[in-house]
RNA sequence: CGAGUGGACCAGGUGAUCGCGGGGGAGACCCUGAGGAAAGUCCGAGCUCCGCAGAGCAGGGUGCUGGGUAAUGCCCAGUGGGGGCAACCCCAAGGCUAGUGCCACAGAAACAUACCGCCCGUAAGGGUAAGGGUGAAACGGUGAGGUAAGAGCUCACCAGCGGCCAGGUGACUGGCUGGCUAGGUAAACCCCACCCGGAGCAAGGCCAAAUAGGGAGGGAGAGGCUGCUCGUCUCGUUAGACUUCCGGGUUGGCUGCUUGAGACUGUAGGUAACUGCAGUCCUAGAUAGAUGAUCACCCUCGACAGAACUCGGCUUAUCGGUUCACUCGUCUC
Numbered sequence: 001c002g003a004g005u006g007g008a009c010c011a012g013g014u015g016a017u018c019g020c021g022g023g024g025g026a027g028a029c030c031c032u033g034a035g036g037a038a039a040g041u042c043c044g045a046g047c048u049c050c051g052c053a054g055a056g057c058a059g060g061g062u063g064c065u066g067g068g069u070a071a072u073g074c075c076c077a078g079u080g081g082g083g084g085c086a087a088c089c090c091c092a093a094g095g096c097u098a099g100u101g102c103c104a105c106a107g108a109a110a111c112a113u114a115c116c117g118c119c120c121g122u123a124a125g126g127g128u129a130a131g132g133g134u135g136a137a138a139c140g141g142u143g144a145g146g147u148a149a150g151a152g153c154u155c156a157c158c159a160g161c162g163g164c165c166a167g168g169u170g171a172c173u174g175g176c177u178g179g180c181u182a183g184g185u186a187a188a189c190c191c192c193a194c195c196c197g198g199a200g201c202a203a204g205g206c207c208a209a210a211u212a213g214g215g216a217g218g219g220a221g222a223g224g225c226u227g228c229u230c231g232u233c234u235c236g237u238u239a240g241a242c243u244u245c246c247g248g249g250u251u252g253g254c255u256g257c258u259u260g261a262g263a264c265u266g267u268a269g270g271u272a273a274c275u276g277c278a279g280u281c282c283u284a285g286a287u288a289g290a291u292g293a294u295c296a297c298c299c300u301c302g303a304c305a306g307a308a309c310u311c312g313g314c315u316u317a318u319c320g321g322u323u324c325a326c327u328c329g330u331c332u333c
Stems, first nucleotide, its partner, number of pairs: 001329010012298007020033005035304001039315002042313005047200004054230004059196005064078005079093001080091004094191002099189002101185003115132002117128004140158006159181001161178007204255004214246005221235005262281008299302001
């Protein structure tokens, strides 16, 4: 210098004028006012109500190991597999020696199958997965021995599986050894391990206003707790729960509402995610819904997009730029 990999960060700036939401003030006026994703609503929680919601079955979710966390399907560190020369990136990655199912077309055969071929045999028949052919996949691979022909039948190396030993918390790795070994598929049913009550801020609470708890009919059960069963609770069966139809009234305000698993700095522990301690700070809160408009100057000429109960994640969108670490190639000293 060129090509690349992984992180972190910025998101037009300044000034003037006029406006809008929130707070303070008697007033003049002062303070404050979107994002890295506020988004998708896909996960996990807080909070609220359902009676603190129990048991079994069913159902759903997650799925290598260890750790972090309020929790997670997230994050960190590792293991195994795959890709890349490399930095590095990707993986729903438990079990098919628990059982069942499926494997199109082709092929004899897709799990115990013999079509051709080879061997034995007069033949019937038997042996044979070495060769041919089909297929995405053909009964471990290559070579040698062996045999009637063959075959892990035997041997060497390799792949895989079991056992033992060693290392590691573990996933797993290394060594030795054994019989040599009947494919794939669990984002197929299923098995195993762990987790899961429902509805959601239009949750919920308070105040005000309104009103007749009206008319007709059905009616002994109805409803909540999860789909079912058990269990349990509430209301009701003469003062009628619940329900169908008709008719009437209200539909305003306050709260929840922003101080929170909070942010920043320092320090200690930890490889890290993260956590402890100390100090400092307060950073939108609307309810038809504010955060804008105009002008001037400058620059690299400005992308994606905007809160609506609140957090932690993931994913998706995004003009241009800054910075750190690393890899490969070439050249020069």
A computed fold for a 333-nucleotide RNA from Peptococcaceae bacterium 1109, annotated as Bacterial RNase P class A. The organism belongs to Peptococcaceae, within Bacteria. It matches the Rfam family "Bacterial RNase P class A". By type it is a ribozyme.